A computed fold for a 99-nucleotide RNA from Marinobacter sp., annotated as Glycine riboswitch aptamer. It was read from a public genome assembly, where an Rfam model found it. The organism belongs to Marinobacter, within Bacteria. Of the family's consensus pairs, 90% are formed in the model.
[in-house]
RNA sequence: GACGUGCUGGCGGGAGAGACUGAGUCGCGCAACUGCGUGACCGGCGCCGAAGGAGCAACUGCCCCGGAAACUCUCAGGCAAAAGGACCGCUAGCAUGAA
Repeated sequence: GACGUGCUGGCGGGAGAGACUGAGUCGCGCAACUGCGUGACCGGCGCCGAAGGAGCAACUGCCCCGGAAACUCUCAGGCAAAAGGACCGCUAGCAUGAA
């Protein structure tokens, strides 16, 4: 020590899918009085895939095991906005390789 790779921080970008429904629970508001509106939770049905998680092709003479993804699943998560968000760009630090 250009540059590469990994991790972390900062900044910017970042998709999909019901603002569904309920003689449920708790709370809040309202000249409402056993009503209406609203928030969270719980239940029901319908959906989404890009936190996380799970599955597998090639590979082997065969079996087991192993075995990637933006594919598949949808356990988890999510379905107005906000938040979150794989991933991408810039930047700083650290680690490591290196002309």